The RNA shown here (transfer RNA) has 73 nucleotides and comes from Syntrophomonas zehnderi OL-4. Rfam family: tRNA. Rfam classes the family as a transfer RNA.

[in-house]
């Protein structure tokens, strides 16, 4: 230099007709215990990697950029 793949919450990761932004763990709070973990019951927490672009409408489809794996040379 080319080809593929990842990029979504503090980590790990789901999201398929294109219309509702999740999950597990982790934090924070209350039970509960002598006290810690465990347990239960609540709650906080997103630039969906940036940008443009099609659509009434994009995490999702299109171009282009960045990161980073990887192969090939």
């Nucleotide at each position: 230099g080319g080809g593929g793949g990842u990029g979504u919450a503090g980590c790990u990761c789901a999201g398929u007709u294109g219309g509702g932004a999740g999950a597990g763990c982790a934090c924070c709070u209350g039970c509960c215990u002598u006290g810690c973990a465990a347990g239960c019951a609540g709650g906080g927490g997103g630039u969906c990697a940036g940008g443009a672009g099609u659509u009434c409408g994009a995490g999702u489809c299109u171009c282009c950029u960045c990161a980073u794996c990887u192969c090939c040379a």

The sequence was found in a public genome assembly. The coordinates come from a structure-prediction model, not an experiment, and the mean pLDDT is 83.